A computed fold for a 504-nucleotide part of an RNA from uncultured Pirellula sp., annotated as small-subunit ribosomal RNA, 5' domain. Its Rfam family is "Bacterial small subunit ribosomal RNA". The coordinates come from a structure-prediction model, not an experiment, and the mean pLDDT is 83.
[in-house]
Context: one part of a larger RNA
């Protein structure tokens, strides 16, 4: 020199991009971050309508059955070094939703929540009893291109909804093949210490079995005696890997923040459950700290999600706007949810940009400072004439980020259809941001830090007397200090300068 997720110090105008809990994976008040579908059901409160009224229409909220989602999206890096990560193989597996082909949906039953009586509990919650419906459960036809075989054979599904109308719309069911995800196995790389040299009994094969979606000592029994190791095994530190960044002419050397891929985690430790998918961040069981509620009998709770808080820290933002965009789930759709996101908001934390005025103007004021008292210097610097109008303030205008989807009239094609495909008009949607334009108005509102002995660019005077105090090294200071403190002046840098810290 160059860098940084930076911290301190003194300064501090504007914008645009970005980028922000590196430390206690320590502890958390409050909200908010996952729902949707009434086109699967079955009931139905407020509320209105007509009615004296009973009642009947319309009406749908709250609650529950069902499907789908809830395993994405968000965040953190603690463990973790035969693991995962990175790059190339690979046979013995699975895959909802999607795409494409082939077939296929006949018949029957019995519950059960909600709701209704009636109870316990201080609350969390909970029984009892009548009764109800499904795209919820069940059984039975059917049965290959499916399983499975001893090759004869045996077995194995379904649900309907919408509508005046369905083999065509939106859904069921099996079976093949694609896509998309995963799971597995193998080679190659991949920190440090030998003041860590001998390790290992499921250990290494092998024969059956178990489990799994699928391979395996994954796990069993039973037999044999193997396997790793100086080319570093075992052990013990220390660490998320990569793509990549930083610096360098490179080689290399240091690092893994933001982003993007992969893994791992979700108060701790374990353990299934549902399901295609999970041993599951805002799902369940148990154990344990720790916090809360109690009527003492019991029960909640988990912010390493967005804000916010205490603590520790050198140290790191708002308990904001909207779903208008893109994206994500559910639904036929309209739409509903989305702290994903996209926007503001705080911070010179970082890059860049931009402006603090532009021209004249003296043998040169005043005022500092130095002096050899002549004069220099500050310095065209100022007044003082003319001018202009970036940023900023004050108002006002607008392109664009909106494309779609809906809706209603149409026109063309496909159609046995409520369907679908193109395609015209109008019509509906901006949180926030705005590029640029117009007015008003005046040089007004905007300049500082560091350093001047040599490395290293700029030097005088006083004060101060090895004190006081500087300082990266060398090294000044003990009465004529260019090195310490003040002043004038200079010199680098600029909204920044300078230190501290780290890496090359």
């Nucleotide at each position: 020199g160059a860098a940084u997720g930076a911290a301190c110090g003194u300064u501090g105008g504007c914008g645009g991009c970005g980028u922000g809990g590196a430390u206690u994976a320590g502890g958390c008040a409050u909200g908010c971050g996952a729902g949707u579908c009434g086109c699967g059901c079955g009931a139905g409160a407020a509320u209105g309508u007509a009615g004296c009224a009973a009642u009947a229409c319309a009406g749908g909220a709250c609650a529950g059955c069902g499907g789908c989602g809830a395993a994405a999206g968000g965040g953190a890096g603690a463990g973790g070094a035969c693991a995962a990560c990175a790059c190339g193989g690979g046979a013995a597996u699975c895959u909802g939703c999607c795409u494409u082909g082939g077939g296929g949906a006949c018949g029957a039953g019995g519950a059960u929540a909600g709701c209704g009586u009636c109870g316990g509990g201080a609350a969390a919650c909970u029984g009892a009893c009548a009764g109800u419906a499904a795209u919820a459960c069940u059984c039975g036809a059917u049965a290959a291109u499916g399983u499975u075989u001893g090759c004869g054979g045996a077995c194995c599904a379904a649900a309907g909804g919408u509508g005046u109308g369905a083999u065509u719309c939106c859904g069921c069911c099996c079976c093949a093949a694609g896509a998309u995800g995963a799971g597995c196995c193998c080679g190659u790389g991949c920190c440090c210490c030998a003041u860590u040299a001998g390790c290992u009994a499921g250990u290494u094969g092998g024969c059956g079995g178990u489990g799994u979606a699928a391979u395996a000592g994954a796990c069993c029994a039973c037999c044999a005696a193997g396997g790793c190791u100086a080319u570093g095994a075992u052990g013990g530190g220390u660490a998320g890997c990569u793509g990549g960044u930083g610096u360098g002419a490179g080689a290399g050397c240091a690092c893994g923040a933001c982003c993007a891929g992969c893994c791992u985690c979700a108060c701790u430790g374990g353990c299934a459950c549902u399901g295609a998918g999970a041993c599951a961040c805002u799902g369940g069981c148990c154990a344990g700290a720790c916090a809360c509620c109690u009527a003492c009998g019991g029960g909640u709770g988990g912010c390493u999600g967005c804000a916010g808080u205490c603590g520790a820290g050198a140290a790191u933002c708002u308990u904001u706007g909207g779903c208008a965009a893109u994206g994500g789930a559910c639904g036929a759709a309209a739409g509903u949810c989305u702290g994903a996101c996209c926007a503001a908001g705080c911070g010179a934390c970082g890059c860049c940009g931009c402006g603090u005025g532009c021209g004249g103007g003296a043998c040169g004021a005043a005022g500092g400072c130095c002096u050899u008292c002549g004069g220099g210097u500050u310095g065209u610097a100022a007044a003082c004439c003319g001018c202009u109008g970036u940023c900023g303030u004050a108002g006002g205008g607008a392109a664009u980020c909106a494309a779609a989807u809906g809706u209603a009239c149409g026109g063309g094609g496909g159609u046995u259809c409520u369907c679908c495909c193109c395609u015209g008009u109008a019509u509906u949607u901006g949180a926030g941001a705005g590029a640029u334009c117009c007015u008003a108005g005046g040089a007004g509102g905007a300049a500082g830090g560091a350093g001047a002995g040599g490395c290293u660019a700029a030097g005088c005077u006083c004060g101060u007397g090895c004190c006081a105090g500087c300082a990266g090294c060398c090294g000044c200071g003990g009465u004529a200090a260019g090195a310490c403190g003040a002043g004038c002046u200079c010199u680098c840098c600029a909204a920044a300068c300078g230190u501290u810290a780290u890496u090359c």